RNA sequence: GUAUUAUUUUGGCAAACUUACCGAAAGGUGAGGACGCAAAGCUAUGGGUCUAAGGAUGAAGAGUCUAUGACUGCCAGGUUGCAUUU
Repeated sequence: GUAUUAUUUUGGCAAACUUACCGAAAGGUGAGGACGCAAAGCUAUGGGUCUAAGGAUGAAGAGUCUAUGACUGCCAGGUUGCAUUU
């Protein structure tokens, strides 16, 4: 490049785990890695869950309480995007 056959997107994100860093912790970020996800894109707005540095309490202890910290891959709301059979 040609022919035949089959099919209907192109693609996206990244759990656990490993590793480095940040953080008191929960957890987050980067790299590797894929459990899964039609919003597993964004948003802490509502609920829920997690942590407790600091604070309070307590023997000066153990512990308990507390979010101003965190989770959007816990459930919703808001908002943006993709597809077309309607």
This is a predicted structure of an 86-nucleotide RNA (c-di-GMP-I riboswitch aptamer) from Allolucifera butyrica. It matches the Rfam family "c-di-GMP-I riboswitch aptamer". Rfam links the family to the GO term cyclic-di-GMP binding. The sequence is in RNAcentral, with records from Rfam.